[in-house]
Molecule: transfer RNA
Organism: Nitrososphaerales archaeon
RNA sequence: GCCGCGGUGGUGCAGCUUGGUUAGCAUAGGAGGCUGUGGACCUCUCGAUCGUGGGUUCAAAUCCCACCCGCGGCC
Numbered sequence: 001g002c003c004g005c006g007g008u009g010g011u012g013c014a015g016c017u018u019g020g021u022u023a024g025c026a027u028a029g030g031a032g033g034c035u036g037u038g039g040a041c042c043u044c045u046c047g048a049u050c051g052u053g054g055g056u057u058c059a060a061a062u063c064c065c066a067c068c069c070g071c072g073g074c075c
Base pairs, nucleotide, nucleotide: 001074002073003072004071005070006069007068010027011026012025013024020058029045030044031043032042033041051067052066053065054064055063
């Protein structure tokens, strides 16, 4: 330099194919219940303008372009 995959709450992932509901799940955090205490369990709650910028569109996490970062491969 080229190719492929990935970047989404504190953390780990799904959603992208086929654009349209309030971006979902688990875990962590907070509150409550339960318990002699704690753990486990149950209920509620909190938190992401989706790597950055631009474009297309009535509408973009999703499609297009450039760039940044990480991993792998080729030279």